The part of an RNA shown here (large-subunit ribosomal RNA, domain VI) has 265 nucleotides and comes from a metagenome. The full RNA is in RNAcentral, with records from SILVA. Its Rfam family is "Bacterial large subunit ribosomal RNA".
[in-house]
Context: one part of a larger RNA
RNA sequence: CGUAGGAUAUCUGAGAGGAGCUGUCCUUAGUACGAGAGGACCGGGAUGGACUGACCUCUGGUGCAUCGGUUGAGCCACCAGGCUCAUGGCCGAGUAGCCAAGUCGGGACGGGAUAAACGCUGAAGGCAUCUAAGCGUGAAGCCCCCCUCAAGAUGAGAUAUCCCAUAACGUAAGUUAGUAAGACCCCUUGAAGACGACGAGGUAGAUAGGCAGAAGGUGGAAGUGUGGUGACAUAUGGAGCUGAUCUGUACUAAUAGGUCGAGGG
Numbered sequence: 001c002g003u004a005g006g007a008u009a010u011c012u013g014a015g016a017g018g019a020g021c022u023g024u025c026c027u028u029a030g031u032a033c034g035a036g037a038g039g040a041c042c043g044g045g046a047u048g049g050a051c052u053g054a055c056c057u058c059u060g061g062u063g064c065a066u067c068g069g070u071u072g073a074g075c076c077a078c079c080a081g082g083c084u085c086a087u088g089g090c091c092g093a094g095u096a097g098c099c100a101a102g103u104c105g106g107g108a109c110g111g112g113a114u115a116a117a118c119g120c121u122g123a124a125g126g127c128a129u130c131u132a133a134g135c136g137u138g139a140a141g142c143c144c145c146c147c148u149c150a151a152g153a154u155g156a157g158a159u160a161u162c163c164c165a166u167a168a169c170g171u172a173a174g175u176u177a178g179u180a181a182g183a184c185c186c187c188u189u190g191a192a193g194a195c196g197a198c199g200a201g202g203u204a205g206a207u208a209g210g211c212a213g214a215a216g217g218u219g220g221a222a223g224u225g226u227g228g229u230g231a232c233a234u235a236u237g238g239a240g241c242u243g244a245u246c247u248g249u250a251c252u253a254a255u256a257g258g259u260c261g262a263g264g265g
């Protein structure tokens, strides 16, 4: 810009893409078959491999703003207690998130038309013949079925709901303006994201931060008392601290404001 007014939702599916794999074991059954050795079709069940999708409950990895231990130096006058720098100084753990080596799932069933092949009926050609007319069976393959996208499918589809029939100019076609429903700018932001976009919100509000509580992590704070010459231990006390998680709470910031947007062949 189009989709014969302007919008908001929800669909249909022309078409396109994805997927499509397979082993072993048990049973049928040591049956059919076979002198024996051996050893099934058909059918039923279980469990794997690789590939692939999603997820983080479990097992783990990472986790440079979490906690603890500790070395050297500088600083807070000193002790104690801390801060900064040294690859996050080094080391031990580790929430959320992300992830696999972890967990769950998938390629199931079925239908249609067929290939090779096997048939029925059947002439030309009194017989025969699956074929010439006609009718069947039949594959991991083809088309559906399953998953995803999809009406710019210009062949521009459908359903539901909302907004309405202003003003000026013009003979008219129409143009312009302010609006309606609605949308956007702007702002708070997100398990969304390079940016746009998408999603949640904007005081009639839990959108983010803060705060409170909780979970989870770390692992026993400082101060003080007691014991010990002391290093240190112990009690107060599962203490103190705590990023991303959960719940609540308007304390802070989403204030205010602006723009676009129909009048219907």
Base pairs, nucleotide, nucleotide: 001152005163006162007161008160009159010158011157015149016148017147018146021049022048023047024046025045026044027043033038051106052105053104054103055102059100060099061098062097066093067092068091069090070089071086072085073084074083075082076081110144111143112142117137118136119135120134164264166177167176168175169174182260183259184258185257186202187201188200189199190198207253208252209251210249211248212247213246214245216242217241218240223236224235225234226233227232